[in-house]
RNA sequence: GCUCACUUAGCUCAGCAGGUAGAGCACCUCCUUGGUAAGGAGGAGGUCACCGGUUCAAGUCCGGUAGUGAGCUCCA
Numbered sequence: 001g002c003u004c005a006c007u008u009a010g011c012u013c014a015g016c017a018g019g020u021a022g023a024g025c026a027c028c029u030c031c032u033u034g035g036u037a038a039g040g041a042g043g044a045g046g047u048c049a050c051c052g053g054u055u056c057a058a059g060u061c062c063g064g065u066a067g068u069g070a071g072c073u074c075c076a
């Protein structure tokens, strides 16, 4: 340099016939306990990497940029 994949909540990851964004863990509150842990109930938390395009409507489709990972750049 080229090719491919990935980028979604604090962390690990779902969601792909385009139509209001989800789970587990963590965090907060309450219940329970003499008090913790555990358990139960509830809650908060997101510019879906960034910039554009298509569309009535984009996390989802198209182009570009950035980051991460992998492969290739061989032999004669």
Stems, first nucleotide, its partner, number of pairs: 001072007010025004019056001027043005049065005